A computed fold for a 475-nucleotide part of an RNA from Latescibacteria bacterium SCGC AAA257-K07, annotated as small-subunit ribosomal RNA, 3' major domain.
Context: one part of a larger RNA
RNA sequence: UGACGGGGGUCCGCACAAGCGGUGGAGCAUGUGGCUCAAUUCGAUGCAACGCGAAGAACCUUACCGGGGUUUGACAUGAACCUGAAAUCCUUGGAAACAGGGACCCUUUUUAAGCAGGUUCACAGGUGCUGCAUGGCUGUCGUCAGCUCGUGUCGUGAGAUGUUGGGUUAAGUCCCGCAACGAGCGCAACCCCUGCCCUUAGUUGCCAUCAGGUAAUGCUGGGAACUCUAAGGGGACUGCCGGUGAUAAACCGGAGGAAGGUGGGGAUGACGUCAAGUCCUCAUGGCCCUUACGUCCCGGGCUGCACACGUGCUACAAUGGCCGGCACAAAGGGUUGCGAUACUGUGAGGUGGAGCUAAUCCCAGAAAACCGGUCUCAGUUCGGAUCGUAGUCUGCAACUCGACUGCGUGAAGUCGGAAUCGCUAGUAAUCGCAGAUCAGCAUGCUGCGGUGAAUACGUUCCCGGACCUUGUACA
Numbered sequence: 001u002g003a004c005g006g007g008g009g010u011c012c013g014c015a016c017a018a019g020c021g022g023u024g025g026a027g028c029a030u031g032u033g034g035c036u037c038a039a040u041u042c043g044a045u046g047c048a049a050c051g052c053g054a055a056g057a058a059c060c061u062u063a064c065c066g067g068g069g070u071u072u073g074a075c076a077u078g079a080a081c082c083u084g085a086a087a088u089c090c091u092u093g094g095a096a097a098c099a100g101g102g103a104c105c106c107u108u109u110u111u112a113a114g115c116a117g118g119u120u121c122a123c124a125g126g127u128g129c130u131g132c133a134u135g136g137c138u139g140u141c142g143u144c145a146g147c148u149c150g151u152g153u154c155g156u157g158a159g160a161u162g163u164u165g166g167g168u169u170a171a172g173u174c175c176c177g178c179a180a181c182g183a184g185c186g187c188a189a190c191c192c193c194u195g196c197c198c199u200u201a202g203u204u205g206c207c208a209u210c211a212g213g214u215a216a217u218g219c220u221g222g223g224a225a226c227u228c229u230a231a232g233g234g235g236a237c238u239g240c241c242g243g244u245g246a247u248a249a250a251c252c253g254g255a256g257g258a259a260g261g262u263g264g265g266g267a268u269g270a271c272g273u274c275a276a277g278u279c280c281u282c283a284u285g286g287c288c289c290u291u292a293c294g295u296c297c298c299g300g301g302c303u304g305c306a307c308a309c310g311u312g313c314u315a316c317a318a319u320g321g322c323c324g325g326c327a328c329a330a331a332g333g334g335u336u337g338c339g340a341u342a343c344u345g346u347g348a349g350g351u352g353g354a355g356c357u358a359a360u361c362c363c364a365g366a367a368a369a370c371c372g373g374u375c376u377c378a379g380u381u382c383g384g385a386u387c388g389u390a391g392u393c394u395g396c397a398a399c400u401c402g403a404c405u406g407c408g409u410g411a412a413g414u415c416g417g418a419a420u421c422g423c424u425a426g427u428a429a430u431c432g433c434a435g436a437u438c439a440g441c442a443u444g445c446u447g448c449g450g451u452g453a454a455u456a457c458g459u460u461c462c463c464g465g466a467c468c469u470u471g472u473a474c475a
Base pairs, nucleotide, nucleotide: 001475002474003472004471005470007469008468009467010466011465012464013463015459016458019423020422021421022420023419026314027313028312029311030310031309032308033307034305035304042053043052064300065299066298067297068296069295070294073123077122078121079120080119081118082117083116084115088103089102090101091100092099093098125289126288128287129286130285134283135282136278137277138276139274141272146185147184148183149182150181151180152161153160154159165176166175167174191266192265193264194263196234197233198232199231200230201229202228206223207222210221211220212219237260240254241253242252243251244250316416320375321374322373323372324371325370332363333362334361337356338355342351343350344349382413387408388407389406390405391404392403393402429451430450431449432448433447434446435445
C1' cells in the first nucleotide's frame, strides 16, 4: 500500500421488511448429471453451467458408431508428361458412393490458349491436442462510482498528498474548506424510441362540411379540417415564487404546464478481477495424423432409462368449465412467397386461383372482456397424461424419430415439507398476436399490444456493494 475481520461509523441496492404471484408436491416439455450402449459426438459446471453454444438432430446437418469405397484426394496453387471436350443420354453391377461398357452431332487438316481426365511431384486436408502458448469476441463484479496521471510539496524509502474533511447528489454530482494546482478515463450530456404542440406534405392513409349511390361499406365525385404517416422545429432549464440551508451547493413545498427536478424506456459497461469462457465461428504458435486422426456413401446414434437436479408448460376448478351471441389492438412477415371470394370435408385439410414486390392485396378469426344459457362442488361437463384406431400435411423417405385432426380411452392431481425465486407502475399478474431459425417441427427465444393491481412503517437483522477509520502472526 492492499486484502481480510462473527471491528466501528456513514450510505446504497426488490438486500431485508410490507405486499402480490410463483418454484419445491402431480403429469408433460426441455436441458444436465448418472446409468446404459457399437455409438449414445463435443463444449459449458457456485453466483456468472444446466429451454446454455443449438434462431429449430427423420436423411442432410454430424463432428459419434457399424459397414462399403477412395488416396494429389471433397477443396487451393504450381510444375512435368500423356489423352480428350466436360456434361448429357443409354446400359451392366451395387444399399449408395462408385466401378465397367456404349452412343448422337460438328470438323479438310493442324497448332495455341482455356477447360476436363489420367500418371508423377510439391502439397492439400484434420470439428485431432493444448483457451495454462495466443489474437479476436464474450461473461462477471457492475451502469457499481470509481481508476489514474503531470508538476509541486511531504517522507531516508516503500509511498502519501491531490482523491481526505464539512455539506449535498443517482453519481469523485456540485459547493465550501484545505500544500496543493491542474488534467485524463469513467458519471452526466450529445444518439434512438416514447409522452404535448406547431410548420410542411396529402397517397396506398383520413372523412368534418357539400353532392351522388347502396341491402351495407370512404363505395364514388370531392375535401385538406381531424386521425395518421414522416421530415423539420418548439418545449423542461430548479427557469419562477415561498421556506430551510453557510449568503453556497442543494433540499422541501407551490404555481404554470402535456410533462418537474435524470419525465419514462433503450443503446452506451472506466482501470481492472476471475491463468473465468471459447483452438467446435474465425484467426493463430507449438505438437500430432498423412492408403488416415483426411475424404465420399448407406444405415444407425445424438431421441437410449431403476434414478437425481435445473428451467418451463398444463392443471388441481365456480373470479370456473362448456355452448351461443357480440366488440376492441399493436408490431411484424410475404414472389421458390402470402394466398382472398367461392366450392368441398365433422376436422386437420383439399380443389381453385382474384389481388399483392405491399399505409393499396394477403397472413388475420386477436384472446381475455361483455351479453345470454347450462353445469351445482363431485375426482365432476374439473384435469388432460397415456393408449387404441382412422386420417391430414411437409418431405426421396415420418419404423427407430415429425407436427396436426376425428372418434374412443380418461392416469396423476383437491394448491404442494424443509427450503427458495421474481416484481415498486402501465410494473407484477393475466390474455392473446407476430417474427427469426425453418421443407416440416416451439410449452423455448426475441418482440408487440389488451386488461391491469397490492405494498414500501422503516434500515435492527440476512446478502452484495461504496467511502472513511481501526486491528492483523496474511500478500